[in-house]
RNA sequence: AAGCGAAAAAGGCACACCCGUCGUGAGGCGGGGCCGCAAAGCCGAGGACCUGCUGACUGCAGGUGGCCGGGUUGCCGAA
Numbered sequence: 001a002a003g004c005g006a007a008a009a010a011g012g013c014a015c016a017c018c019c020g021u022c023g024u025g026a027g028g029c030g031g032g033g034c035c036g037c038a039a040a041g042c043c044g045a046g047g048a049c050c051u052g053c054u055g056a057c058u059g060c061a062g063g064u065g066g067c068c069g070g071g072u073u074g075c076c077g078a079a
Stems, first nucleotide, its partner, number of pairs: 004077002012037002017032006035066001041072003046068002048064006
C1' cells in the first nucleotide's frame, strides 16, 4: 500500500415519526428525533421499485443512492 472489518479509538450520517415549507404526486428541503449504517460520502445514461400523463406495464416525463449492482473518494488499524 492493498485486502479485510474488531468486544479498539476519534468521530460521522440520520429510518420511522412530528412540525414547517415546496411539489398534481412519488418525494425534496429545514428543525426535532434516532431504527440502523464501515462508506447510510458522491454519481440516477445498469436493473428494480414508486409517481404523473395515457384506453392500455405502451410510450413520455419525474422520483428513490437508507433497493440491488457498478464506478469513484475517504477515517482507523485488531485478527
Overview
The prediction has a mean pLDDT of 83. The RNA shown here (c-di-GMP-I riboswitch aptamer) has 79 nucleotides and comes from a Chloroflexota bacterium. It was read from a public genome assembly, where an Rfam model found it. It matches the Rfam family "c-di-GMP-I riboswitch aptamer". Rfam describes the family as follows. GEMM was predicted in a large-scale screen for bacterial structured RNA regulatory elements. Taxonomically the source falls in Chloroflexota (Bacteria, Bacillati).